[in-house]
Context: one part of a larger RNA
Molecule: small-subunit ribosomal RNA, central domain
Organism: invertebrate metagenome
Parts: sequence; structure tokens; C1' cells
RNA sequence: UUGCAGUUAAAAAGCUCGUAGUUGAAACUCCGGCGGUUUCCGCCUGUCUGGGAGGGCUACGGAUACUGUAAAAGGUUUCUGUAGUACGAACAGACUUUUACUGUGAACAAAAUAAAGUGCUCAAAGCAGGCUUUUGCUUGAAUAAUUUAGCAUGGAAUAAUAAAACACGACUUUAUUCUUUUAUUGGUUACUGGAUAAGGUAAUGAUUAACAGAAACAGUUGGGGGCAUUCGUAUUUAAUAGUCAGAGGUGGAAUUCUUAGAUUUAUUAAAGACGAACUAAUGCGAAAGCAUUUGCCAAGGAUGUUUUCAUUAAUCAAGAACGAAAGUUAGGGGAUCAAAGACGAUUAGAUACCGUCGUAGUCCUAACUAUAAACUAUACCGACUAGGGAUUGGAGAGGUAGACCCUCUUCAGCACCUAAUGAGAAAUCAAAGUCUUUGGGUUCUGGGGGGAGUAUGGUCGCAAGGCUGAAACUU
Repeated sequence: UUGCAGUUAAAAAGCUCGUAGUUGAAACUCCGGCGGUUUCCGCCUGUCUGGGAGGGCUACGGAUACUGUAAAAGGUUUCUGUAGUACGAACAGACUUUUACUGUGAACAAAAUAAAGUGCUCAAAGCAGGCUUUUGCUUGAAUAAUUUAGCAUGGAAUAAUAAAACACGACUUUAUUCUUUUAUUGGUUACUGGAUAAGGUAAUGAUUAACAGAAACAGUUGGGGGCAUUCGUAUUUAAUAGUCAGAGGUGGAAUUCUUAGAUUUAUUAAAGACGAACUAAUGCGAAAGCAUUUGCCAAGGAUGUUUUCAUUAAUCAAGAACGAAAGUUAGGGGAUCAAAGACGAUUAGAUACCGUCGUAGUCCUAACUAUAAACUAUACCGACUAGGGAUUGGAGAGGUAGACCCUCUUCAGCACCUAAUGAGAAAUCAAAGUCUUUGGGUUCUGGGGGGAGUAUGGUCGCAAGGCUGAAACUU
């Protein structure tokens, strides 16, 4: 590893990118010949050089048997020698893209293990023993496994790898030229080996275009991002004007403000925040997150495409970017609300809930910090398994004279409803299914409760703290 689990019991890093690593679409020779007991089995098949067992053919001899003849010549058979010729088994050498994988074989201490044989009286053991009664005879002391690596040899499915694209490619012909060795010197060729040039041969040489991916283009789409601009009411404060005794606030009160005119009404001004209703199980974004108008800037998704490239891909230790709120530093700004703090209540008490004030903060800029119930408590990519109606974005078809609108189809989203042939401890789940009928690819995490996310060490941070992270002991 075979073979666990990760929504809620322990456990998916907050999110994305990303190197090493791991994994990665389809296609390329199907074959052929001979023989057989025709399900099937056996044998053969790379190129060149050397080698030369052998047999075949041709020519020239020698011998042998038969025939033939009066004797010869001649013809046929068998054996054999020499020379030539085209074949040619074993074997040797050179060249061949390299591996993984797998069958077989050799090799690989003993004891131990498994296991065969054997009446240690049985057995654990041991490697002995058994027959005849003798001049003794005779059988054992097997076998298996020993994985990675290495050696030899067969296979060629599967998985990699290499080749011809600026042809410096393959094969072949001819010409030119150079060099080495044939004991030495000189000459002409031929052969072998470099190099160069000109032809010729060939179907001359680029696999598809993945319901993989990337890129370009088109019209869109969105509360996606950045910068500027603009509007809105509310709140608080201020000014002016009006009126006059209360106003606030609460369960009830009080603290508080008020003839120096509070509260309230009207007309204005300023400031800083915020962006109601529209606002939805709707949209966009990697997540955090994003909502007044308009302009500018760059980016993204989906759709469409008889466009281009051609494996460029998936997931990811290390590493990097972003990352609510609170907090920290330095500036600005400070309307509202409001930790801390003060007071009034409540109360047994009330360091709270309620009320009146109120500082940091809340807002902006520049830097840090890096955590949240950062939740869908559910990793990412790919395939399949089921019906339905809505909705968002694109495209297409039909209806309509056309706009609008309606119907249908299709791709991509956010969700929902129904029941299970599936799963689950259940709640429930189209994924949490396709899992004891267990393997699609890849990463991360968990192993009873506490001690403890503590101590210590390391590292990051101005700090607060973050990341990594035990044990004793206890139950």
C1' cells in the first nucleotide's frame, strides 16, 4: 500500500497564484508465409562484412557395374579428383533510439521457518535408521520460499523517450578532389575511406483538431476594481425671527437644560458621516467584500465563432499577492454613535442591563498587524447517475406589418421544489450518490477527554500578538 475518517462526533489551510513533486486526451502494423491432431498449436522472417559444412550445375579427367561391339567408339549407373559458377546452414565481427515492465534460467551460507521420510516407548526433538543373524546387505540425510539491486535470455501489450521543417533528411548515379596501407622507388588505372558539386528515385517529409487548454475578434453584461466629479435627506451646531413655561427621559423617576427664553416653529448657513424606500433566497468578485449621478482608466466572466496555436494541461511542499472588525504608528478630520471613565436609577449588592454626559475609537491618507462561527462549519479538477417549474446573462428559431411582448430551443450562473432506484448514526444530502462489488487525478488535516493551543525553542511583529508546538501528570 491492499484498507480509515474529515457538514453536525477529532479533522478542508480565509482566499488566490505558484516552483520542485505527483498525474496527464485520442491515433501510429492490421499483418504475411509454411505445416499440423484446423477451438487452436508449432516453425520462419533486420542490414552489411567475413565464414564456408553441404548439396546443385558446367567443363576436364580416373576408377566401377551393366549394356553394346568381332574388338573399339558410344550410352546408362555408382564412387572419386581438379577448376569454375550461382546459392548457402552453424559461427564470428560491425551497425541497429534508449529504458521501465513481464516470463524463464543461472547464481545466491548454515541454523531458523514451511515441508518429505523415519515407532527418540509417545512427544518436544534428532538425522537417523531398516533387514537378516551374518565373510554382512541396504536406504537416507529430500524439497520450497529468500522480495530490492546485479547477470543471461524470450515477449513487445502498457507507460515514457528519440527522429525529416532554415532539410545540414533517406536511397542512388556520375564527376572532381584529398589522404592512409599494400617491403622500397617511378607511372597509369581499379578498390576502400574523408570532402565537394551536379543530377535521379519517392505519394518525398508537418497525425487529429479532445463536449482538454490557451490566444485573437464581435456585440454584450455586472451594486467587480481605481481616480475624479456630483446629488440627497437626516443628524448636530450656529445665526436671525416668532411664541411662552416648562422641556428631556423612563416601567416609574432622577441626574440634565430652562424668563440671560429651554423645548417647539420658520428661514438660512456650516461640518463630517451615511447612501433609506426601490432591495429580491437577484447581480458581480479569488476570498475579504461591493449600492447616489457622471466622466476617465485598465481588468473579468458568460455567449457567439467552418478564426489561430497544437498538449501548451490538473493539483500543488518551498515561496508570493490579497485578506472583515478590533488594534498599533505618523498626519488630517472630528457631525453621529460610543469601549474606558463620571453621574442618576434599579438592586440584598449592581464595578451591569435602563437613563444623562463622555475620551480613545468610529471617517480619510501613509505604513504595520494577518486573525474571525474568515461558515455552505462541506478542498480543487474531470466523468456519470432524475423529474420539475421559476430566475440572471448571452445566442438562436417561431408568432406579430413592426416596436413591445409571448412561446420554444440552447449554453453558462445564483438558488429552490418533489420523491429515492443511491448514501447516511440520523438530521438530512443531485451530492454528503456512483464505497467490503473497497483504486479517475492531486493537495491538506484528524486519531478518547483534560493538561493546552499552555511551557520551551525557533521565526515574524514597534507592540498587542501571530506561525510552528510538546511532555510530566490526570481521567